[in-house]
Context: one part of a larger RNA
RNA sequence: UGUUACGGUACUUGACGAGAACGUUCGUAUAGUACGAGAGGAACUACGAAUGGUCACCACUGGUGUAUCGGUUGUCCGAGAGGGCAGCUGCCGAGAAGCUACGUGACACGGGGUAAGAGCUGAACGCAUCUAAGCUCGAAACCCACUUGAAAAAGAAGUACCACCGAGGUCACUCGUAGAAGACGAGUUCGAUAGACUCGGGGUGUACGCGUCGAGGCAACGAGACGUUCAGCCCGCGAGCACUAACAGACCAAG
Numbered sequence: 001u002g003u004u005a006c007g008g009u010a011c012u013u014g015a016c017g018a019g020a021a022c023g024u025u026c027g028u029a030u031a032g033u034a035c036g037a038g039a040g041g042a043a044c045u046a047c048g049a050a051u052g053g054u055c056a057c058c059a060c061u062g063g064u065g066u067a068u069c070g071g072u073u074g075u076c077c078g079a080g081a082g083g084g085c086a087g088c089u090g091c092c093g094a095g096a097a098g099c100u101a102c103g104u105g106a107c108a109c110g111g112g113g114u115a116a117g118a119g120c121u122g123a124a125c126g127c128a129u130c131u132a133a134g135c136u137c138g139a140a141a142c143c144c145a146c147u148u149g150a151a152a153a154a155g156a157a158g159u160a161c162c163a164c165c166g167a168g169g170u171c172a173c174u175c176g177u178a179g180a181a182g183a184c185g186a187g188u189u190c191g192a193u194a195g196a197c198u199c200g201g202g203g204u205g206u207a208c209g210c211g212u213c214g215a216g217g218c219a220a221c222g223a224g225a226c227g228u229u230c231a232g233c234c235c236g237c238g239a240g241c242a243c244u245a246a247c248a249g250a251c252c253a254a255g
Stems, first nucleotide, its partner, number of pairs: 007162006016149004022052008035040001053107005061101004068094005073086005110144003117137004168252004172188005193245003197240004201235004209228005216221001
């Protein structure tokens, strides 16, 4: 753009496609049974696992974690506290969120038509014959079933609602279940979209200062320990709450 009466929003149907979403092995029962003189030794079926593969997820376990917290070496600033640099984390010990595998979960039955094959009835050919007419079975293969795309399926689908004088959309602004840019999604005061604050929940592991003790030392001083202190510091998570910012607005537009 088209889908011949006209626009939009939301939700469907499913012609036709894609997929391997499953594959293999073992064990238990059947059973020391059937069979077999014995030696030996099955299966149908049911159940449970393992492994390869596919899809999804982060409650658990592990990894990462230049968020964050602590320790510490050298050096520099500083009275100290507190910091800079040593990689664009100095090194080390932990580590929430997120992302992940080494972690977790799922990945049937069954039905239909058939192949080779097994048959029924049955003539040609008074018999016989699975076949000539007709019919019943029969595979990990095929078609459904399962997951998924899909109305440009030209026989171009359908349902509900709204509008027909501004349906709808875009920009702008606050954002992220989304992101290379576009796109997608949430919101814009009739508001919880982001930030601040409070509370909850987490991380680290007991802050500075002060007090007491303190090996040693003539003394000055003094690493460190304990108490104050489950402290101090921090948070990408959740909730509450209009305090701050979503203001002011602009544009396109079928018929």